Large-subunit ribosomal RNA, domain II from a Candidatus Bathyarchaeota archaeon, 697 nucleotides, folded computationally. Model confidence (mean pLDDT): 82 of 100.
Context: one part of a larger RNA
RNA sequence: GGCAAGGAGUUUAUUUCUGUGGCAAGACUAAGGCAACGAAGUCGCAGCGAAAGCAAAACUCUCGCAGCUUGCAAGGAGAGUGGGUAUGAAAGUGCCCAAGUCACAGGAUUAAGACCCGAAGCUAGACGAUCUAGCCCUGAGCAGGAUGAAGUCCCGCGAAAGCGGGGUGGAGGUCCGACCCCAUGUUGAGAUACAUAUCACUGGGUUGACUUGGGGCUAGGGGUGAAAAGCCUAUCGAGUUUAGCGAUAGCUGGUUCCUCUCGAAAUGAGCCAAAGCUCAGCCUCGUCAGAGACAGUUAUAGGGGUAAAGCUACUGAUUGGGGAAUCAAGGAGGGAAACUUCCAGUUCCACUGUCAAACUCUGAAUCCUAUAACGUCGUAGAAGACGGGAGUGCGGACACGGGGUAAGCUCGUAGUUCGAAAAGAGGACAAUCUAGACCAAGGUUAAGGUCCCUAAAUAUUUGUUAAGUGAGGAAAGGAGUCUUUAACCUCAGACAGCGGGGAGGUUGGCUUAGAAGCAGCCAUCCUUUAAACAACGCGUAAUAGCGGACCCGUCAAGGUUAGAGGCCCUGAAAAUGGACGGGACUAAACAAGUUACCGAUACCUUGGAUCCCGAAAGGGAGUGUAGAGAGGUGUUCUGUAAGGGCAGAAGCCUGACCAUGAGGUUGGGUGGACCUUGCAGGAAUAAGAAUCUUGCC
Numbered sequence: 001g002g003c004a005a006g007g008a009g010u011u012u013a014u015u016u017c018u019g020u021g022g023c024a025a026g027a028c029u030a031a032g033g034c035a036a037c038g039a040a041g042u043c044g045c046a047g048c049g050a051a052a053g054c055a056a057a058a059c060u061c062u063c064g065c066a067g068c069u070u071g072c073a074a075g076g077a078g079a080g081u082g083g084g085u086a087u088g089a090a091a092g093u094g095c096c097c098a099a100g101u102c103a104c105a106g107g108a109u110u111a112a113g114a115c116c117c118g119a120a121g122c123u124a125g126a127c128g129a130u131c132u133a134g135c136c137c138u139g140a141g142c143a144g145g146a147u148g149a150a151g152u153c154c155c156g157c158g159a160a161a162g163c164g165g166g167g168u169g170g171a172g173g174u175c176c177g178a179c180c181c182c183a184u185g186u187u188g189a190g191a192u193a194c195a196u197a198u199c200a201c202u203g204g205g206u207u208g209a210c211u212u213g214g215g216g217c218u219a220g221g222g223g224u225g226a227a228a229a230g231c232c233u234a235u236c237g238a239g240u241u242u243a244g245c246g247a248u249a250g251c252u253g254g255u256u257c258c259u260c261u262c263g264a265a266a267u268g269a270g271c272c273a274a275a276g277c278u279c280a281g282c283c284u285c286g287u288c289a290g291a292g293a294c295a296g297u298u299a300u301a302g303g304g305g306u307a308a309a310g311c312u313a314c315u316g317a318u319u320g321g322g323g324a325a326u327c328a329a330g331g332a333g334g335g336a337a338a339c340u341u342c343c344a345g346u347u348c349c350a351c352u353g354u355c356a357a358a359c360u361c362u363g364a365a366u367c368c369u370a371u372a373a374c375g376u377c378g379u380a381g382a383a384g385a386c387g388g389g390a391g392u393g394c395g396g397a398c399a400c401g402g403g404g405u406a407a408g409c410u411c412g413u414a415g416u417u418c419g420a421a422a423a424g425a426g427g428a429c430a431a432u433c434u435a436g437a438c439c440a441a442g443g444u445u446a447a448g449g450u451c452c453c454u455a456a457a458u459a460u461u462u463g464u465u466a467a468g469u470g471a472g473g474a475a476a477g478g479a480g481u482c483u484u485u486a487a488c489c490u491c492a493g494a495c496a497g498c499g500g501g502g503a504g505g506u507u508g509g510c511u512u513a514g515a516a517g518c519a520g521c522c523a524u525c526c527u528u529u530a531a532a533c534a535a536c537g538c539g540u541a542a543u544a545g546c547g548g549a550c551c552c553g554u555c556a557a558g559g560u561u562a563g564a565g566g567c568c569c570u571g572a573a574a575a576u577g578g579a580c581g582g583g584a585c586u587a588a589a590c591a592a593g594u595u596a597c598c599g600a601u602a603c604c605u606u607g608g609a610u611c612c613c614g615a616a617a618g619g620g621a622g623u624g625u626a627g628a629g630a631g632g633u634g635u636u637c638u639g640u641a642a643g644g645g646c647a648g649a650a651g652c653c654u655g656a657c658c659a660u661g662a663g664g665u666u667g668g669g670u671g672g673a674c675c676u677u678g679c680a681g682g683a684a685u686a687a688g689a690a691u692c693u694u695g696c697c
Base pairs, nucleotide, nucleotide: 001697002696003695004694005693006692011112012111013110015108016107017106018105019104020103021102022101023100026043027042028041032037047054048053057081059080060079061078062077063076067072068071082097083096084095085094086093087092115254116253118251122244123243124242125241126240127239133218134217135216136215137214138213139212140211141210142208144176145175146174147172151168152167153166154165155164156163157162180205181204182203185201186200188199189198220236222232223231224230257632258631259630260629261628262627267280268279269278270277271276281392282391283389284388285387286386287385288384292377293376294375296374297373298372299371300370301369302368303367308362309360310359315356316355317354320351322349323348324347325346326345330343331342332341333340334339395418396417397416398415400412401411402410403409423434424433425432438608439607440606441605442604443603444602448598449597450596451583452582453581457595459594460593461592462591463590464589470585476570477569478568480567481566482565483564484563485562486561487560488559489558497554498553499552500551501550503527504526505525508522509521510520533548536547537546538545610621611620612619613618633686635683636682637681638680639679640678641677642676643675644674651670652669653668654667655666656665657664658663
């Protein structure tokens, strides 16, 4: 891992509701007993009050459902009167003024292990020092080598104490190093290992606080510890084991057949609450009730201060120059000083240019409330009320707003959607587009598409793009190209090119070494002209020289400038080679049109099943998680009735058929002795998951 078998809402009691049945102002019996019986008791028949205590309507009117005799009306609803009690001086206010009870079945609450498995832990009693820690008793062990303390002998010196030298001697938690004990490094080998701590090399100690055999002592909040919270039998920040014990778990996982009807929530409030619970909201089922209801549209009447806009309409901010007033301190000038002038500053005025969530002279669209009409739903029962059962209380995306540099961010509004929604499109893709799937068949469309992959146009008309733009992108740029607007020049010849001219007074004056169009300052005239600047640039020491303006000729028909729009280009950088879905495309790209076709579970048609309404005819409905409700299938046992079986039961294997489905019927084979059906009843009643349990492979 596979397969088989096992494996999770049970039981009792309390309370409550629903259904069915019995009796009913009553209903029921408990222990016990063979039974007859047993009458203790429980609930109900009266409430109110803390208590003492006191102690009630089978009332009147109106409306009106079913029904029927069409105005009656069981039940019901409303209004009123009356009553009981508590409180109070009273007024008043609160509660109350006649249907239960027992059994069975089912839904739920509570208490219990309470759907099942799952802790770490807590407590108590036992068992452990054969491992290990320390200690006690009694034993054992330590190759070889080195060093050479004290003491002592001899010699020398010395008055002596003693000192020096040479021997001898053999001390030491001394040295080197085996046995033995340990374990520093290799972060070596090994890693389902040789091994639940080993192997190899290297390393530390090796006469000692040494190592070790045997025996003994200390025990769990306790021991022991040269102290690491180490060790106390592979277990230690409190051993192991048994019991309390099915501890508890607001947490994780799992929880077994089918079909049909409806179908949520992720919000508000409270909580030592935020992984939870309670109440409300939203779902479902039932009952009562009996006529209106409100998602839409229009109109009318109200409400509002958002978007926008505006600000000589307030509050606050704010650009520019002008004018006026003032000037304490500051800066500059004058003055000996007093003081004065100017600047800057402050305030005001009229202009000018801008802003605001906590500004508003204004002010929408949407929105809310009420009324009316239409519309839709409703006596085939709406609105509403009451009761049983829930789940939910982590939400998310898109669109529109607030915050934020931003976010698959955060907060909000209300709509759609996912959640709980399949199908088609979007390459793939919960929430984007189309569209809400009962079953079968046929057709038509939606979004989106129609060269090939790939169903359908290599359709059509007019333009644009040359960038493979298309097929990611900003500010800012672009004699890319197309369209368009305006002004000006132009056959009396424009624009560009080419050829020619571009002069004289004059080297203008000043300045200067020089200044001649061209360092600088001032002026910028006149003449000849087709035109020509007291010169726009280069240049020279200064001249010279080269262009330009300006004019003529030649040529020949459009040109110049400014703006707007479309497409395009630059801006444009990421890590394996690489993505328009791919191939490929110059349209098979883009813009604006036209006509076909393809394309879904959508729509239409036909047939069928189920549900709702209905007497019928007929009409209507269809996703679904949590969840509520309804009806069924199967297993096992019991009662009863009826059957099958050695001429072959159950089980197993394999075909066929039926049913929406759980499932059922049946043929053949195998097997070799029990099995089934109807009606009832009772459950230890359905397996794919739980790191599920056991077995086998």
RNAcentral holds the full RNA, with entries from ENA. Rfam family: Archaeal large subunit ribosomal RNA.